The RNA shown here (c-di-AMP riboswitch aptamer (ydaO/yuaA leader)) has 145 nucleotides and comes from Planomicrobium stackebrandtii. The coordinates come from a structure-prediction model, not an experiment, and the mean pLDDT is 78. The sequence was found by an Rfam model in a public genome assembly.

């Protein structure tokens, strides 16, 4: 390095992300009337189509919006960044609350476009972490020779 065989998981945490074996259930998200509310980005670039333009299609983002706790302010700084504060969120092993301690405040999607919103339409059901046990490996320590 390759092949074969055997084997085992326990209890928890973040999260909507579990159960079930079916034209699924449960949980969670988005769009979408009336009523109410609201008062402005008729955006820009590249490519394709077209003789050109307009229009249409594709890609991108500075406006706007969505999921999420993941926003805002100040100062420094070298663009990404760092620190502090406010605000928001998690954990400390029955549940809830208080106190204290401690940690996090990311990422990503839509692509000019969406307020609320019944019917209706549609989407997700992931990912990650700690711990018990089992089996190995590595390193280190001690003792003896």
């Nucleotide at each position: 390095a390759c092949c074969u065989u055997u084997u085992a998981u326990u209890c928890g945490c973040u999260g909507a992300a579990u159960c079930u074996u079916u034209u699924g259930a449960g949980c969670g998200g988005g769009g979408a009337a009336a009523c109410c509310a609201u008062u402005u980005u008729c955006a820009g670039a590249u490519a394709g189509u077209u003789a050109c333009a307009a229009g249409c299609u594709a890609u991108c983002u500075u406006g706007g919006g969505g999921u999420a706790a993941a926003u805002c302010u100040u100062a420094c700084a070298g663009a990404u960044g760092u620190a502090a504060g406010a605000a928001g969120g998690g954990a400390u092993a029955c549940u809830c609350u208080c106190a204290a301690u401690u940690c996090c405040u990311a990422a990503u999607c839509c692509g000019a476009c969406a307020g609320c919103u019944a019917a209706c339409c549609u989407c997700g059901u992931a990912a990650g972490c700690g711990u018990u046990g089992u089996u190995g490996c590595a390193c280190c320590a001690u003792g003896c020779a």